[in-house]
Molecule: transfer RNA
Organism: Parcubacteria group bacterium Gr01-1014_3
RNA sequence: GGGUGCGUAGCUCAGUGGUUAGAGCAGUCGUCUUAUACACGACCGGUCCCUGGUUCGAAUCCAGGCGCACCCA
Numbered sequence: 001g002g003g004u005g006c007g008u009a010g011c012u013c014a015g016u017g018g019u020u021a022g023a024g025c026a027g028u029c030g031u032c033u034u035a036u037a038c039a040c041g042a043c044c045g046g047u048c049c050c051u052g053g054u055u056c057g058a059a060u061c062c063a064g065g066c067g068c069a070c071c072c073a
Stems, first nucleotide, its partner, number of pairs: 001072007010025004018056001027043005049065005
């Protein structure tokens, strides 16, 4: 330098055009317990990497950029 994949909650990920963006773990609170843990319930937490474009509508499609991983040279 070229190519491929990925970037979504504190962490691991799902969601591949449609009206509320979700799960598990973590955190907080509650129930339970003598107490802790476990279990159960609730809450908290996101400008979906950035900019622009397409569209009635974009986390999702397109272009450029940034970062990470791998491959080629």